[in-house]
Context: one part of a larger RNA
């Protein structure tokens, strides 16, 4: 690894980016014809042997199926040399049958000549792996085969014959990764022509070297190298465009973000302004307030927060988490498209961005509300729950801080597997109103969301669950995490923070 599990029993990192890694769409030579030879089956108004007239055996003819060899559409690297079979053909060369005759013949040979090219050296060229076959390559050991060590562990001994000698052994398998030779070419990588500096043919030119002409030197030729120009040959060269991905354009859609602006009512105070005893507040009281008018009405101003009702199992965002108006700023999704590139992808150790509340720091604002705290009251007590007061805070601005039941307690991305009606965006197509159109409103088809409601030949320990199905008929890619309860998310190191702590993280014991 076969082969665990992760919603509620341990355990899916708060979320999203992201390198390394590990994964990754389909496509290219498949195949068919003819022939020659040998094989099985079946069937035959063909011939023949045996022959017990039932058969069988042998050779034909059709008909199907198989192996092998040729060949064709196709492929085999090329170059020089050596060079088997087999084919031809000559012989004044031999057998051997024929003939009068070396006259004819020969499915016999044997030389010489041309073809032929199975092999086999050497020189130049050449995509490279995984994979897989089959082969070389020590022994013991393992397992096995033979053999009466008296059996056995074990040995590699023995047996027959009995004066010479014979005979038969001392197998076989396995030996996995790497390395070495060897076929195969399916699968999975990699490579080739795009600014042609591409392939092949031919024709010049410069250069160098080599080798032949009796020998020497020079031009010139051969042969091989390097560069370089012309010109020709070709089906001349760019695979699809993935219900995979990026872009690009339409009309849209959303309480998605940031900045400016603006509105609403309720608090609380403040100022006037009417009346006059009690108001607050509680189970019930009581701390508080108050003829210096309290609480209450009216009519105003000011602050800082918030954003009812509409308001939903609706919408948007990666998730935190978003709701008064309008007005810039850039961003996203789905949807539509006979646009464009073409494998640009998926999932991720390190790493990075953003992360509700409460908390730190520095300002700024401080209306509410309220950890602390101060009193009343309950109560055996009460440091609480109830009440009055009330500071940090709670609100902005700039830095830290990275945690939550950061919950769907359910990692991301593809494919499949019921049935149903709602409801959001988009697109297309009826109808109904409408002078026509646009917008409603109502049927439908179809892509992409939140969800929901039965159902279950599937799954679960169940609760349940269209995923939590396609799982012992176990394998679609990837990452992460868990292994009894406590000790303990402690100690200890390291790093991170200003602190508050966070991120990693044990053991002894215990049970």
């Nucleotide at each position: 690894u076969u082969g665990c599990a992760g919603u509620u029993a341990a355990a899916a990192a708060g979320c999203u980016c992201g390198u390394a890694g590990u994964u990754g769409a389909a496509c290219u030579u498949c195949u068919g014809g003819c022939u020659g030879c040998u094989g099985c089956u079946a069937g035959u108004u063909u011939c023949g042997g045996c022959c017990u007239c039932g058969g069988u055996c042998g050779a034909g003819c059709u008909a199907g199926u198989g192996a092998c060899a040729g060949u064709c559409a196709u492929c085999c690297g090329u170059c020089u040399g050596c060079g088997a079979a087999c084919c031809g053909u000559a012989c004044u060369c031999g057998g051997c049958c024929u003939u009068u005759a070396c006259u004819g013949g020969u499915u016999c040979g044997g030389u010489g000549c041309g073809g032929g090219g199975a092999g086999u050296a050497g020189g130049c060229a050449c995509u490279u792996u995984a994979c897989u076959u089959u082969g070389a390559a020590a022994a013991a050991a393992u397992a096995g085969a033979g053999u009466g060590u008296u059996c056995c562990a074990g040995g590699c001994a023995g047996g027959c014959a009995a004066u010479u000698g014979c005979c038969a052994g001392a197998a076989u398998a396995c030996a996995u990764u790497a390395g070495c030779a060897u076929g195969g070419a399916a699968u999975a990588a990699u490579g080739g022509a795009a600014u042609a500096g591409g392939a092949c043919u031919c024709u010049g030119g410069u250069c160098c070297a080599u080798u032949u002409g009796g020998u020497u030197g020079g031009u010139u030729a051969u042969u091989g190298g390097a560069u370089u120009a012309g010109a020709g040959u070709a089906a001349u060269g760019a695979u699809u465009a993935a219900u995979a991905g990026g872009g690009a354009c339409a009309g849209u859609u959303g309480g998605g973000g940031g900045c400016a602006u603006u509105a609403g009512u309720a608090u609380u105070u403040a100022a006037u302004u009417g009346u006059c005893a009690g108001a607050g507040g509680u189970g019930a009281a009581a701390u508080u307030c108050u003829u210096g008018g309290a609480u209450u009405u009216a009519u105003u101003a000011a602050a800082g927060a918030c954003u009812a009702a509409c308001u939903u199992a609706u919408g948007c965002g990666a998730a935190a988490g978003c709701a008064u108006u309008u007005g810039c700023c850039a961003a996203g999704g789905a949807u539509g498209u006979u646009u464009u590139c073409a494998u640009u992808a998926a999932u991720c150790a390190a790493g990075a961005a953003c992360g509700a509340a409460a908390g730190u720091u520095a300002g700024g604002g401080g209306a509410u509300c309220a950890a602390a705290u101060a009193c009343g009251a309950u109560c055996a007590g009460a440091u609480a729950c109830c009440g009055u007061a009330g500071u940090a805070g709670u609100c902005u601005u700039a830095a830290c801080u990275a945690u939550a039941a950061a919950c769907u307690a359910u990692a991301c991305c593809g494919a499949c597997u019921c049935a149903g009606g709602a409801u959001c965006g988009g697109a297309c197509g009826g109808g109904u109103c409408u002078u026509c159109a646009a917008a409603g409103c109502c049927c439908g088809u179809u892509c992409g969301g939140c969800a929901c409601u039965g159902u279950a030949u599937g799954a679960g320990a169940a609760a349940u669950c269209a995923a939590a199905g396609u799982c012992u008929u176990u394998g679609g890619g990837u990452u992460c995490u868990g292994g009894g309860g406590g000790g303990a998310g402690u100690a200890u190191g390291g790093u991170c923070g200003c602190a508050a702590g966070g991120c990693u993280g044990a053991a002894a014991c215990u049970u």
This is a predicted structure of a 511-nucleotide part of an RNA (small-subunit ribosomal RNA, central domain) from a metagenome. The full RNA is in RNAcentral, with records from SILVA. Its Rfam family is "Eukaryotic small subunit ribosomal RNA". A reference for the family is Yusupov et al. (2001), "Crystal structure of the ribosome at 5.5 A resolution", Science. Its Rfam clan is "SSU clan". Model confidence (mean pLDDT): 80 of 100.